[in-house]
RNA sequence: GCCGCGGUGGUGUAGUGGCAGCACGGAAGGCUGUGGACCUUCAGGCGUGGGUUCGAUUCCCGCCUGCGGCC
Repeated sequence: GCCGCGGUGGUGUAGUGGCAGCACGGAAGGCUGUGGACCUUCAGGCGUGGGUUCGAUUCCCGCCUGCGGCC
């Protein structure tokens, strides 16, 4: 330098045009002699800049970044 794959709450992941879920973790409450477990509720996320579209996490392009391959 070229090619491929990936980037989603604090962490691990699903989703692939219309609503972003799940688990763990966090907060509040319940339960409990205390704690744990369990139950209820809540907060918290689409790497970045453009394009296409009525509408983009999703499709297209650039950039950043991680991993792998080639030279």